[in-house]
RNA sequence: CUGUUGGAGAGCGGCGUCGCUUGCGGCGUCCACCGAAGGGGCAAGCCCCGGGCCGGCGCCCGCGGGUGAAUCUCUCAGGUUCCCGGACAACAG
Numbered sequence: 001c002u003g004u005u006g007g008a009g010a011g012c013g014g015c016g017u018c019g020c021u022u023g024c025g026g027c028g029u030c031c032a033c034c035g036a037a038g039g040g041g042c043a044a045g046c047c048c049c050g051g052g053c054c055g056g057c058g059c060c061c062g063c064g065g066g067u068g069a070a071u072c073u074c075u076c077a078g079g080u081u082c083c084c085g086g087a088c089a090a091c092a093g
Stems, first nucleotide, its partner, number of pairs: 001093006011031001013030008032080003038076001039074003045067004049062005
């Protein structure tokens, strides 16, 4: 990386509009929610900078800078009957 399997959460929401197989689907918008596509954020540590200490090795301070993870967090995106999707896991290649 590929295949198979498992795989949570949250309104079968309102309004408008389009399509057609007249009951569904698409789009837009509004309110309420979810976190496990994707994306954003950061702790310790490490590096650097400034100030101070030391014979030296190094050490201390800084609401300085950089780097820095997630199943944490934010909810941009995505999602909230079923289907689809789905982090991650197992098995096989």
A computed fold for a 93-nucleotide RNA from a marine eukaryotic metagenome, annotated as Glycine riboswitch aptamer. Its Rfam family is "Glycine riboswitch aptamer". Rfam describes the family as follows. This family represents the bacterial glycine riboswitch.